Predicted 3D model of a 521-nucleotide part of an RNA (small-subunit ribosomal RNA, 5' domain) from an uncultured Flavobacteriaceae bacterium.
Its mean pLDDT, the model's own confidence on a scale to 100, is 85.
It matches the Rfam family "Bacterial small subunit ribosomal RNA".
The RNAcentral record of the full RNA draws on Greengenes.
Context: one part of a larger RNA
RNA sequence: GAUGAACGCUAGCGGCGGGCUUAACACAUGCAAGUCGAACGGUAACAGUUCCUUCGGGAAGCUGACGAGUGGCGAACGGGUGCGUAACGCGUAUGCAACCUGCCUCUGACAGGGGGAUAGCCCAGAGAAAUCCGGAUUAAUACCCCAUAUUAUACCGAAUGGCAUCAGGAAGGUAUGAAAGCUUCGGCGGUCAGAGAUGGGCAUGCGUCAGAUUAGCUAGUUGGUGAGGUAAAGGCUCACCAAGGCGAUGAUCUGUAGGGGGCUCGAGAGGGUGAUCCCCCACACUGGUACUGAGACACGGACCAGACUCCUACGGGAGGCAGCAGUGAGGAAUAUUGGACAAUGGAGGGAACUCUGAUCCAGCCACGCCGCGUGCAGGAAUAAGGCCUUAUGGGUUGUAAACUGCUUUUAUAUGGGAAUAAACCGCCCCACGUGUUGGGGUGCUGAAGGUACCGUAUGAAUAAGUACCGGCUAACUCCGUGCCAGCAGCCGCGGUAAUACGGAGGGUACAAGCGUUAUCC
Numbered sequence: 001g002a003u004g005a006a007c008g009c010u011a012g013c014g015g016c017g018g019g020c021u022u023a024a025c026a027c028a029u030g031c032a033a034g035u036c037g038a039a040c041g042g043u044a045a046c047a048g049u050u051c052c053u054u055c056g057g058g059a060a061g062c063u064g065a066c067g068a069g070u071g072g073c074g075a076a077c078g079g080g081u082g083c084g085u086a087a088c089g090c091g092u093a094u095g096c097a098a099c100c101u102g103c104c105u106c107u108g109a110c111a112g113g114g115g116g117a118u119a120g121c122c123c124a125g126a127g128a129a130a131u132c133c134g135g136a137u138u139a140a141u142a143c144c145c146c147a148u149a150u151u152a153u154a155c156c157g158a159a160u161g162g163c164a165u166c167a168g169g170a171a172g173g174u175a176u177g178a179a180a181g182c183u184u185c186g187g188c189g190g191u192c193a194g195a196g197a198u199g200g201g202c203a204u205g206c207g208u209c210a211g212a213u214u215a216g217c218u219a220g221u222u223g224g225u226g227a228g229g230u231a232a233a234g235g236c237u238c239a240c241c242a243a244g245g246c247g248a249u250g251a252u253c254u255g256u257a258g259g260g261g262g263c264u265c266g267a268g269a270g271g272g273u274g275a276u277c278c279c280c281c282a283c284a285c286u287g288g289u290a291c292u293g294a295g296a297c298a299c300g301g302a303c304c305a306g307a308c309u310c311c312u313a314c315g316g317g318a319g320g321c322a323g324c325a326g327u328g329a330g331g332a333a334u335a336u337u338g339g340a341c342a343a344u345g346g347a348g349g350g351a352a353c354u355c356u357g358a359u360c361c362a363g364c365c366a367c368g369c370c371g372c373g374u375g376c377a378g379g380a381a382u383a384a385g386g387c388c389u390u391a392u393g394g395g396u397u398g399u400a401a402a403c404u405g406c407u408u409u410u411a412u413a414u415g416g417g418a419a420u421a422a423a424c425c426g427c428c429c430c431a432c433g434u435g436u437u438g439g440g441g442u443g444c445u446g447a448a449g450g451u452a453c454c455g456u457a458u459g460a461a462u463a464a465g466u467a468c469c470g471g472c473u474a475a476c477u478c479c480g481u482g483c484c485a486g487c488a489g490c491c492g493c494g495g496u497a498a499u500a501c502g503g504a505g506g507g508u509a510c511a512a513g514c515g516u517u518a519u520c521c
Stems, first nucleotide, its partner, number of pairs: 001520003005517005012372006018365002020330001025328003029325003034073003039070002042066002046064003049060004080283003089208008099200002104196007112146004122135002125132002152176005160167002181188002209255003216246003221243008258280004262273004285306005308319004336362001338361003344358001345356004375406004385397005411458006420448001425443007432435001465510005470491003476505005486493002
């Protein structure tokens, strides 16, 4: 000098940041991922309309809407944590003639015909529950079959080119593979193919902690041929063959550790560190497995095993805060079971809109940095009191106070009062390609918040401490104590004149903080 700090004493305000470093310990409760009726069959609730009515009510999906269900997209993002990992994990630079990529953009071509189910609903049943079984019936942008199809895929194919495997494979031939509708008629979607963008996958050079009181390690091990597998190269896996491969330039083993941009100290070299923010990685009670999907081997999905907790009618079931709050525990130590989707961003939707503990805000904490204030000017009987003294005196506290004048940041009271909001959407106008297109105008929408900010009134009014004073090191005397009590970072003080202990007066330093402890330079 620095800190995600803690502890002691103290404390007026604001702005901007930060806030479980320990038990990746266990978790009550609420919320954190839904959305679409413009894909579908429909109608549990609400509202409307119509009809009937014994005036109690009943009926009709008819309308607005919509619980549950089928279907689509999303749920692989966003958010958390740092267990593991010394590794192509990360950083940097390359390569892929070895690869994938939903939504988005551009281009080309297309969408013909047919079929059988199933959830829901209804009926019946089992169970304490979770849930499950049977029968009948029904729809789709759900599922299946046929047709058609280029540049797709597989095979055959001449030039030409390269970087070894190869690329290219023209013309042509054989075989295989598509589709879905909805609509307010404007559109929104669907299928195949090509290209782009974006995101990823894989490989390689170099860099990346400590220990030799770890010296040898290795059988899918190293390489080859072939096959399987993958989006894709590869012992990735397997069969066979060969006997290799790594290592004092530190293999193997052990310990420790997420990596980087950065942060911090330092003139630098370099040392230390990896909180907040950003990028990458890994993980989601522990271990394993795959399914779905463009994408996961999936935090709030599935299955199995295990530990733990809970419910049970004892037959059987349920759960996973390293999301946001919050609880217990651990600890020197770390916050509210808050508000809003107004903005930014995300998901779904044609849109309105819905959802969003992402986010934006507020609350708590001097935890940090920065800013402001606690008044200013005059005022000498240099008052009283305190302290010191060479004591009728003097010094000091000290222009300090009193007293006079001034100011009002702040405070209190009161009045006004934002920007953040322009889009979407509604209305009007203009342009043109006359429409749910583009542009302009206008209206609507604010959690924070009656906040920030501005004015008026009142009155010095509401606001100073902490540590130190032997040397290092700025700041000195008196009293008490008497190697006691105590101090102390080092040197060292204290045994009767202690500037070093305790108190007082005075002083020094910093200041809403000041000291101490811990850690790094």